Transfer RNA from a bacterium, 71 nucleotides, folded computationally. The prediction has a mean pLDDT of 82. RNAcentral holds the sequence, with entries from ENA and MGnify. Rfam family: tRNA. From the family's description: Transfer RNA (tRNA) molecules are approximately 80 nucleotides in length.
[in-house]
RNA sequence: GCCCCCAUAGCUUAAUGGUAAAGCAGUGGCCUCUUAAGCCAUUGAUCCGGGUUCGAUCCCUGGUGGGGGCA
Numbered sequence: 001g002c003c004c005c006c007a008u009a010g011c012u013u014a015a016u017g018g019u020a021a022a023g024c025a026g027u028g029g030c031c032u033c034u035u036a037a038g039c040c041a042u043u044g045a046u047c048c049g050g051g052u053u054c055g056a057u058c059c060c061u062g063g064u065g066g067g068g069g070c071a
Base pairs, nucleotide, nucleotide: 001070002069003068004067005066006065007064010024011023012022013021018054026042027041028040029039030038047063048062049061050060051059
C1' cells in the first nucleotide's frame, strides 16, 4: 500500500427494515442475629457524519478505532 471482518448497557453476547433482548455487574427491597447464597423490582447502550426509505442496529457511502490476510 491492497483486501476481508468487527464496533449495541460497566463486561459478554442477541436482534427478517417496524417500540433494542438476555446473562453477569450496579441500585432499592424481601429473607437472615450478621454476611454469603436465594427471591422481587429497577437504572443503563446501537463508534462518528451523509444518503435510501413512511420507518435504519440492519441497506448504501465517507471517516475513526480494533483484528486478520497478502506484499